[in-house]
Context: one part of a larger RNA
RNA sequence: UUGGGCCUAAAGCGUCCGUAGCCGGUUUAGCAAAUCUUUUGUGAAAUUGUCAGGCUUAACUUCGACGAAUUGCAGAAGACACUACUAAACUAGGGACCGGGAGGAGUCAAAAGUAUUCUGGGGGGAUCGGUAAAAUGAUAUAAUCCCCAGAGGACUACCGAUGGCGAAGGCAUUUGACCAGAACGGAUCCGACGGUGAGGGACGAAAGCCAGGGGAGCGAACCGGAUUAGAUACCCGAGUAGUCCUGGCCGUAAACGCUGCGAGUUAGGUGUUGCACAAGCUACGGGUUUGUGCAGUGUCGAAAAGAAGUUGUUAAACUCGCCGCCUGGGAAGUACGGUCGCAAGACUGAAACUU
Repeated sequence: UUGGGCCUAAAGCGUCCGUAGCCGGUUUAGCAAAUCUUUUGUGAAAUUGUCAGGCUUAACUUCGACGAAUUGCAGAAGACACUACUAAACUAGGGACCGGGAGGAGUCAAAAGUAUUCUGGGGGGAUCGGUAAAAUGAUAUAAUCCCCAGAGGACUACCGAUGGCGAAGGCAUUUGACCAGAACGGAUCCGACGGUGAGGGACGAAAGCCAGGGGAGCGAACCGGAUUAGAUACCCGAGUAGUCCUGGCCGUAAACGCUGCGAGUUAGGUGUUGCACAAGCUACGGGUUUGUGCAGUGUCGAAAAGAAGUUGUUAAACUCGCCGCCUGGGAAGUACGGUCGCAAGACUGAAACUU
């Protein structure tokens, strides 16, 4: 338990696609399902109002009278603004097409770059390394250091940004192939084809799992050295899984803007990214500057909102549509059951008891 809420108090599914459902632009005509009006029938009794009667009165009561109500159901007649349905049309939503641009969007392949490590050769000859200080450790089987060559794996400095792209997760050397989306512009086309979305499906960091590769650096576990009262840590030396690739699984994160998606309305100022247009400058170049429009991304801020912090045309303002979720703390995201998974576990998800 509602006429309440969900940035921070409990509460927005991690994200998208989409089935049913719910909701749905402008105009005209029809219909009259729905809606509204009038009317007819019916709507037991008890109940309720007035009057009358009976118990001494009252409460109470009456096979008393007359009304009311019974918000309903059925029938008939009418109205047509909204909703539904039918028909026709429209273009402001949505989509398609065309154009030149922007982008670390994605998949695959090839190439490149510095550095670390290792190996070989040359030089050199005693320390190196590490720390707050040390030690473990490396080194006369020649280390550290310098030069040359090679191997191998991972990564992609500077540009780099409050910048860009993507639904989210995420994405950064270069080139090519394939492929997707968005913005802008258009005197093009379709003509409501739309919004949301229970179930459902797809994608989904890291870690983890299975099989096969790979293994430079880093590095859970483990082993040493320190520190310390102890030190199962922080610091140091090593180092296995892993990190990387291919194929499959897992399906979770402070998956965060702690803010669901879509639409309309409501002051501005100032940056920045993309496109278009106009004007100026011009070395005439895909140049540059200023302004305007649209789209994105920041910041400040009026009204308004808010418990405040703050939010504020990228709303948490004013409205509408649809979905998800919340209802004191703990027990507990536990138990049981179910579904999924190789497992780890995930999803769904209580109660007793306690306070």

Model confidence (mean pLDDT): 88 of 100. Predicted 3D model of a 355-nucleotide part of an RNA (small-subunit ribosomal RNA, central domain) from a Candidatus Woesearchaeota archaeon. It matches the Rfam family "Archaeal small subunit ribosomal RNA". Its Rfam clan is "SSU clan". A reference for the family is Yusupov et al. (2001), "Crystal structure of the ribosome at 5.5 A resolution", Science. It was read from a public genome assembly.